[in-house]
The RNA shown here (small-subunit ribosomal RNA) has 1388 nucleotides and comes from an uncultured bacterium. Its Rfam family is "Bacterial small subunit ribosomal RNA". The prediction has a mean pLDDT of 84.

RNA sequence: AGAGUUUGAUCCUGGCUCAGGACGAACGCUGGCGGCAUGCCUAACACAUGCAAGUCGAACGGAGUAAUACUGAAGGUAGCGAUAUUGGAAGGAUUACUUAGUGGCGAACGGGUGAGUAACGCGUGAGCAACCUGCCUUGUACACUGGGAUAACAGAGGGAAACUUCUGCUAAUACCGGAUAAAACCCUAAGAUGGCAUCAUUUGAGGGUCAAAGUGAAUAAGCGGUACGAGAUGGGCUCGCGUCCCAUUAGCUUGUUGGUGAGAUAACAGCUCACCAAGGCGACGAUGGGUAGCCGACUUGAGAGAGUGAUCGGCCACACUGGAACUGAGACACGGUCCAGACUCCUACGGGAGGCAGCAGUGGGGAAUAUUGGGCAAUGGAGGAAACUCUUACCCAGCAAUGCCGCGUGAAUGAAGAAGGUCUUCGGAUUGUAAAGUUCUUUUAUUGGUGACGAAACAAAUGACGGUAGCCAAUGAAUAAGCCCCGACUAACUACGUGCCAGCAGCCGCGGUAAUACGUAGGGGGCGAGCGUUGUCCGGAAUGAUUGGGCGUAAAGAGCGCGCAGGUGGUUGAUUAAGUCUGAUGUGAAAGCCCACGGCUUAACCGUGGAGGGUCAUUGGAAACUGGUCGACUUGAGUGCAGAAGAGGGAAGUGGAAUUCCAUGUGUAGCGGUGAAAUGCGUAGAGAUAUGGAGGAACACCAGUGGCGAAGGCGGCUUCCUGGUCUGUAACUGACACUGAGGCGCGAAAGCGUGGGGAGCAAACAGGAUUAGAUACCCUGGUAGUCCACGCCGUAAACGAUGAGUGCUAAGUGUUGGGGGUCGAACCUCAGUGCUGAAGUUAACGCAUUAAGCACUCCGCCUGGGGAGUACGGUCGCAAGACUGAAACUCAAAGGAAUUGACGGGGACCCGCACAAGCGGUGGAGCAUGUGGUUUAAUUCGAAGCAACGCGAAGAACCUUACCAGGUCUUGACAUACCAUUGACCGUUCUAGAGAUAGGAUUUUCCCUUCGGGGACAAUGGAUACAGGUGGUGCAUGGUUGUCGUCAGCUCGUGUCGUGAGAUGUUGGGUUAAGUCCCGCAACGAGCGCAACCCCUGUCGUUAGUUGCCAGCAUUCAGUUGGGGACUCUAACGAGACUGCCAGUGACAAACUGGAGGAAGGUGGGGAUGACGUCAAAUCAUCAUGCCCCUUAUGACCUGGGCUACACACGUGCUACAAUGGCUAAUACAAAGAGUUGCAAAACCGUGAGGUAGAGCUAAUCUCAUAAAGUUAGUCUCAGUUCGGAUUGUAGUCUGCAACUCGACUACAUGAAGUUGGAAUCGCUAGUAAUCGUAAAUCAGAAUGUUACGGUGAAUACGUUCUCGAGUCUUGCACACACCGCCCGUCA
Repeated sequence: AGAGUUUGAUCCUGGCUCAGGACGAACGCUGGCGGCAUGCCUAACACAUGCAAGUCGAACGGAGUAAUACUGAAGGUAGCGAUAUUGGAAGGAUUACUUAGUGGCGAACGGGUGAGUAACGCGUGAGCAACCUGCCUUGUACACUGGGAUAACAGAGGGAAACUUCUGCUAAUACCGGAUAAAACCCUAAGAUGGCAUCAUUUGAGGGUCAAAGUGAAUAAGCGGUACGAGAUGGGCUCGCGUCCCAUUAGCUUGUUGGUGAGAUAACAGCUCACCAAGGCGACGAUGGGUAGCCGACUUGAGAGAGUGAUCGGCCACACUGGAACUGAGACACGGUCCAGACUCCUACGGGAGGCAGCAGUGGGGAAUAUUGGGCAAUGGAGGAAACUCUUACCCAGCAAUGCCGCGUGAAUGAAGAAGGUCUUCGGAUUGUAAAGUUCUUUUAUUGGUGACGAAACAAAUGACGGUAGCCAAUGAAUAAGCCCCGACUAACUACGUGCCAGCAGCCGCGGUAAUACGUAGGGGGCGAGCGUUGUCCGGAAUGAUUGGGCGUAAAGAGCGCGCAGGUGGUUGAUUAAGUCUGAUGUGAAAGCCCACGGCUUAACCGUGGAGGGUCAUUGGAAACUGGUCGACUUGAGUGCAGAAGAGGGAAGUGGAAUUCCAUGUGUAGCGGUGAAAUGCGUAGAGAUAUGGAGGAACACCAGUGGCGAAGGCGGCUUCCUGGUCUGUAACUGACACUGAGGCGCGAAAGCGUGGGGAGCAAACAGGAUUAGAUACCCUGGUAGUCCACGCCGUAAACGAUGAGUGCUAAGUGUUGGGGGUCGAACCUCAGUGCUGAAGUUAACGCAUUAAGCACUCCGCCUGGGGAGUACGGUCGCAAGACUGAAACUCAAAGGAAUUGACGGGGACCCGCACAAGCGGUGGAGCAUGUGGUUUAAUUCGAAGCAACGCGAAGAACCUUACCAGGUCUUGACAUACCAUUGACCGUUCUAGAGAUAGGAUUUUCCCUUCGGGGACAAUGGAUACAGGUGGUGCAUGGUUGUCGUCAGCUCGUGUCGUGAGAUGUUGGGUUAAGUCCCGCAACGAGCGCAACCCCUGUCGUUAGUUGCCAGCAUUCAGUUGGGGACUCUAACGAGACUGCCAGUGACAAACUGGAGGAAGGUGGGGAUGACGUCAAAUCAUCAUGCCCCUUAUGACCUGGGCUACACACGUGCUACAAUGGCUAAUACAAAGAGUUGCAAAACCGUGAGGUAGAGCUAAUCUCAUAAAGUUAGUCUCAGUUCGGAUUGUAGUCUGCAACUCGACUACAUGAAGUUGGAAUCGCUAGUAAUCGUAAAUCAGAAUGUUACGGUGAAUACGUUCUCGAGUCUUGCACACACCGCCCGUCA
């Protein structure tokens, strides 16, 4: 940084798509380790269980336990007793510990969530002279003296429980009096200073009001208490600016806006109330609706921007839903209270309890998001004097590839380039140094040993993480690779399978039998513990364009004007400092981004420092530009004065021509209308003609890319009223200007309303035609309407498809109206209106002083096609409808300009047996032949408009033969290679069989030799490779062929033009059969075609003279023979024709017309010769060939059958229908061919086909072989015939193994249709058509076909209007598979 995709190709417009990056992600496949992060985006859904806010006994009275000392009862023992001793109840005291209650502090922090909120909620910057602040710091002063209660506790009750009632007792740092007190507060004189308006600060006599609590190893320290001042911290309130979408939300508001007074609050304020006024907000978007927590930041981007608001941090809001207050320094309070509601739970039915959007966890929802873990060791918090207690804040661990970062899955060597796989042209290539093998290493994983920092304070003690990180050692390559892609975009290709199926696909698009696009495999490419997919965002997209787009034709200029707001605004001076520029100060939290340095082995990550970031605030300065203010100017604009043109507008009047109608006269049979007709009018008198009259509408000529108007639009003439414009002048004003959202007005035609009018025309309608139909075009009628007045409508391809204004930028040439100038012109100038063109511009076309050029100002409009200018809503309208104006869904295009073709029932020119002019046919008949169809066991296959159909087939009885039935063979009928056996094979022959075949008989090799054998050849047998296929695909192909078309075209090089496709050349003027030639020309040349060169033929010459020829000389039945080369002929070489000559025309050309000469004259006639290409034209069945298919058969052999069928249809032919003829007889004249497996003569036989026979001929010698039409003579006499010959019968001939299916011919007999052929259609322009016969190829036989040959031998062509085909130029096109195109509607 771009790329793909609209087209046959091109340029442009324009959308769609891709390559990049990102993520709290999810899904698929896969998964080794570690570090650091992150983890309910959905149901602010419901929650079991546990924990998350307590602490203080150094505030208090109790209670309990223990200890200590004291006192010491009952009882026991000793003693006779006194008494001693023992005992230890009970008691108060002290100490230690525990703590239910009173009391204090905390619970308003910390933690969660984003429902609500479009707001002073947040951000930023200010303000409070309108405020509060527990704990903390600091300062000043003080703490005197009393009192009455109440929990706990005890007793008595109620209740299931929660809980609660009554009676009695008691303490305090709980509560309440009194005293003391000012520098606090309140009231009140009088000053001073300052400010920002209310005011603030300060001096101050006097009066009034308000405090306190103790505790304490107790003389204490310390900790507390009270009042006040200051600070710090935290909050409250106010303001400027910024903060999403919808106008299909345009009006909203009554405590609403303000005032006075009062209340309330920590504090200002309609915050609340009473009264008064009637305000306040709004196109600079109020109100309403929708959506949304805001920001630091995050993602992307070159940036400007766009999107987002997870984690971390700041603020806000919320705590089941709604409401409310209490306590307190602080709450209207997540784990407080009360009320209401929904839900859940307990209940003894009377009543109660609860709130995970705290941490775990459960259910549910969902594509989807973790453990009911450890610890207070660290950091931080609450309480406490402290020890300490509490802390799901936090620190850690667990789970998850969710992300980022790092590491590994080994390294070196190793060619027999192993095996295997894949491909193959079978040679090989590739996988691939890859593996194996050899030599190493040990990160990681495993095991063992050692073992931290984090702990800080003060000697000790104190570690959840954790025996973790790290370090050392051991074993051993050991424990560790996948995912996606490979048609283009986009890096990477082959095979097989599949066969528009299965499937793929982000876009274009792949797949219908050779798929690099589907599936698999091999190979390759990319990334890698991940890889792909899906979703979302930015980018690319200049595809919303500020940077940085457009509007003539691609989407887009409002139909036109006037004009409020708004935006913009001439010259000059002064001033100001709002914009602008610049300096300073403050702030813009931290984290993040960027830079530097540093810490973890590195990185991610983290730490320290710096830089950067605002449309911010305050303040100093500058004064060019913009703005403000005050002046001045005249060129913009306007006014005046003097002239000018005009279908500009409105009203009234008036004129003639024409149409129609009415009346009357003349007059008679048609008129009218059309492509042709008919409907219609007319003998009741039309039409025509004449006169008179009525009525409506429109104004010929003039008339003109002439005029006027803002546009729509305006046209006889006259008058009245009226708007604008232009020219000249320079007297006046002095920027008064431009544009213009809304708004207002005008606005063709049609249409609507009311009332007139109505001649002509004419939707609708009726009839007649046309047509397959004809709700049309054509005709005859005809109503609304068209006209007028008034009122609506408000749209048009309302177009120059081009908004308005201003300035600037070559010319030339028309024209309208002025001015200057002139006798008149020329010429100059202003304002219009056209054309051609420079620069420039444009995608091109084009535009070009009347811009679409160069610039400025303002407005309107566009953002892919369709859906759709549709729906809904709103406004307007009587209605019709107009204006405004979407979405779902769907496509990958839609579109503009230009190019080349093809096409046109477009144009121009030209040609062709294309038409016309002629001649003869086909189409009707019978037959032949081919095809379709049908039939069949098979009727083998192919050919299909021209360009298939007497075509492949120059010849199907068997064969051919590919088809069918039956019978057979399986390395095969045919080729190559191997082994074995045999020695031949061939030939002759026998049996069975339809034959193939099977079984026999007979006959029988060659070369070399070391005599063992080897080789060649052949047969048989065997085993494999293989053979074989007229099986498929002519749409996989080669080759060959047809066709347009023997039409004159098709291209290239260089140059030039064009952004390009392309153009030019090749077009134009002539001319030609011709792109043939000439001239001209940004073209100059060249190639393939044309022509010529080649062959045959037409004339002459030379040479040659047998088998050909015979004039003269001999000779004969006969050129038969001698002879001859003159002639004919033969066959080789030459000559000849070139518009060369003449005349005219033409442009002095090319050429054309005519003529001369000549056998032939303008290509003499005929042939061969077929450009680039078209038709996926034909052929896989001539041949060759890729791929596929068959392989005891789709191959091969044999017999028989079929290709020859037959209700029918078509093509091509033959023979006819007769007298230009048939028949009979006689008689004349060719050319070109063929012949030894052959042509076959004479002679003889047969009515004949033919037979017998076999001379001659390998051919200018012999044969086929009599040419026929013609001519002469005769006959027939217009008939289904003496025409015609089909069909059939009988008998034959020939070929051939064989004529039944299924040959040809002959003789006799038979004697069908047919009397010239509908619509339609074919060939032919001269030795042609027509007609007549001859020959050949194929071939045993079998032509009416084909090919070739000659004989006789015409008619007509005015001409190019029409039909068909072709060529050149031009034009239109939405076609390019190219009109057999494209495409619209309906139906399925």